Large-subunit ribosomal RNA, domain V from a Patescibacteria group bacterium, 562 nucleotides, folded computationally. Its mean pLDDT, the model's own confidence on a scale to 100, is 83. Its Rfam family is "Bacterial large subunit ribosomal RNA". Taxonomically the source falls in Bacteria candidate phyla (Bacteria).

Context: one part of a larger RNA
RNA sequence: CCCGUGGUUAGACGAAAAGACCCCGUGAAGCUUUACUACAACUUAGUAUUGGGUUGUGGUAUAGCAUGUUUAGAAUAGGUGGGAGCCGAAAGGCGCCAGUGAAAUACCACCCUUGCUAUAUUAUAAUCCUAACCUCCUCCCGUGAAUCCGGGAGAGGGACAGUAUUUGGUGGGUAGUUUAACUGGGGCGGUUGCCUCCUAAAAAGUAACGGAGGCGUUUACAAAGGUUGGCUAGCUCCGGAUGGAAAUCGGAGCGAUAGCGUAAAGGCAUAAGCCAGCUUUACUGCGAGACCUGCAAGUCAAGCAGUUACGAAAGUAGAACUUAGUGAUCCGACCGUUCGAAGUAGGACGGCGGAAGCUCAACGGAUAAAAGCUACUCCGGGGAUAACAGGCUGGUCUCCCCCAAGAGUCCACAUCGACGGGGAGGUUCGGCACCUCGAUGUCGGCUCGUCCUAUCCUGGAGCUGGAGAAGGUUCCAAGGGUUCGGCUGUUCGCCGAUUAAAAGGGCACGCGAGCUGGGUUCAGAACGUCGUGAGACAGUUCGGUCUCCUAUCUACCAUGGG
Numbered sequence: 001c002c003c004g005u006g007g008u009u010a011g012a013c014g015a016a017a018a019g020a021c022c023c024c025g026u027g028a029a030g031c032u033u034u035a036c037u038a039c040a041a042c043u044u045a046g047u048a049u050u051g052g053g054u055u056g057u058g059g060u061a062u063a064g065c066a067u068g069u070u071u072a073g074a075a076u077a078g079g080u081g082g083g084a085g086c087c088g089a090a091a092g093g094c095g096c097c098a099g100u101g102a103a104a105u106a107c108c109a110c111c112c113u114u115g116c117u118a119u120a121u122u123a124u125a126a127u128c129c130u131a132a133c134c135u136c137c138u139c140c141c142g143u144g145a146a147u148c149c150g151g152g153a154g155a156g157g158g159a160c161a162g163u164a165u166u167u168g169g170u171g172g173g174u175a176g177u178u179u180a181a182c183u184g185g186g187g188c189g190g191u192u193g194c195c196u197c198c199u200a201a202a203a204a205g206u207a208a209c210g211g212a213g214g215c216g217u218u219u220a221c222a223a224a225g226g227u228u229g230g231c232u233a234g235c236u237c238c239g240g241a242u243g244g245a246a247a248u249c250g251g252a253g254c255g256a257u258a259g260c261g262u263a264a265a266g267g268c269a270u271a272a273g274c275c276a277g278c279u280u281u282a283c284u285g286c287g288a289g290a291c292c293u294g295c296a297a298g299u300c301a302a303g304c305a306g307u308u309a310c311g312a313a314a315g316u317a318g319a320a321c322u323u324a325g326u327g328a329u330c331c332g333a334c335c336g337u338u339c340g341a342a343g344u345a346g347g348a349c350g351g352c353g354g355a356a357g358c359u360c361a362a363c364g365g366a367u368a369a370a371a372g373c374u375a376c377u378c379c380g381g382g383g384a385u386a387a388c389a390g391g392c393u394g395g396u397c398u399c400c401c402c403c404a405a406g407a408g409u410c411c412a413c414a415u416c417g418a419c420g421g422g423g424a425g426g427u428u429c430g431g432c433a434c435c436u437c438g439a440u441g442u443c444g445g446c447u448c449g450u451c452c453u454a455u456c457c458u459g460g461a462g463c464u465g466g467a468g469a470a471g472g473u474u475c476c477a478a479g480g481g482u483u484c485g486g487c488u489g490u491u492c493g494c495c496g497a498u499u500a501a502a503a504g505g506g507c508a509c510g511c512g513a514g515c516u517g518g519g520u521u522c523a524g525a526a527c528g529u530c531g532u533g534a535g536a537c538a539g540u541u542c543g544g545u546c547u548c549c550u551a552u553c554u555a556c557c558a559u560g561g562g
Stems, first nucleotide, its partner, number of pairs: 001562008010554003014548002022382004027378002029374004035177005041170003045166005051129016068112001075105001078111005085094003133157003137154006180192003189209001193215006216363001217261001218320002225279007234254006259268002262325001264323003283306004289300003295364001308317003331357001334354004339350002389436001390434001391432003395429001397425006406416002443518001444516003448510001449507005456481003459476006483497005524542004528537003
């Protein structure tokens, strides 16, 4: 060096199982509810099955009877028309006439108001009936056994109930679904559209859960719009009655600090600021050409025609100093229309033009209409993304150093060392999310170790505020060593007894294909708390399958052969 045999399991991110944790999917399922929408079920009312009578009440119609009071006027004048007569055998009475009054009476006719009676009809309430209908009441029959069914008789109920249909309500009983995204993992929180500034790197544009603010409007006939004409704020100083820091008056200086409805930026004195007169262009039909821009949108605009306002005119005016003050499409409604109208005329309906109806605010708006739980869970994926370990980093942590105010009687540095500064390490808590989610098993204990030194003991030194002894501090040194118990799953820690000492760390917080399985972290159950609930809790409690008798290679131990 090659080939074996017997062993041990440290590694082959060993094997097994397309990770069960975590996230994602406009995936699934089960469960919940004061999510949404349906349905069953229950219930309300109408109608049908469903008929008769009586009484009460109400409506309508018809007939008859009654009814009607200001004052004046014989007096209780409902209205209007006709009317000189009417009733009666007669007597006589009533009227006309006259008078009063807004209106005049007898008689005839038609009506009005209010009420009574009768009839008809209708609605409603109560009640009675029996013939529909009902009876899981009794008896008889069906050559028949039956508490079944059918027929018959009786009894009881009865136009109710039951049933059908339409309809209002209740309705996790059942069903189908929804329950957003961004996110230095997810959840919780925050945010989501628009405007202004910075970041933004002197064109434009430009991100972050970067830093600051605003908007979801306001103003119209005594504007904050148009036009024409005019004017100049604000502050400081000085002077001046009440009068003061500050009112109004005068002077000087500075120069835009003022003001411009509203945030900020830009702009503004020829003013876009302030005042006054007249007004409605805060118009209709267009629009060359540009800006912006993925699209859809958005923005500026000379000029033309019409009609106006102001101005002597030239001219200016299609809102506001500018940039926010907003919502596509569908849908139905509204106004207008010289449009279409299924044979024709109309018209339903539709088209076209206009303006309105959405905190569709998750603001390019999935629907008119929607919340949760899952540890009973499942599927597809992800190391695009968390928990362990590793990596990078080193804020935090451990250790060291610099400066030296001060403590140390005196004396910074025997010893300690503030305020500060600089490092090292990679054992803490973190940050990042780089390998691993077709799996890298997780705390502690046991077993077995191996390494580091920032040394606990043992060894050798320096300084000492070292008399000796015992110490303090520093330097060298890793050869060896570094206990046994009680409590707790504990690491840690506290306690007890010892010891020369009972040092600190790394090795996937060494070591589960070596063991354990007390803890954590499935399914059962309970308590407290939270939740309407399903359920939930770095809260607690009891319980809870640790696979490969088989090691291929590397490694190590023992051994054999060449």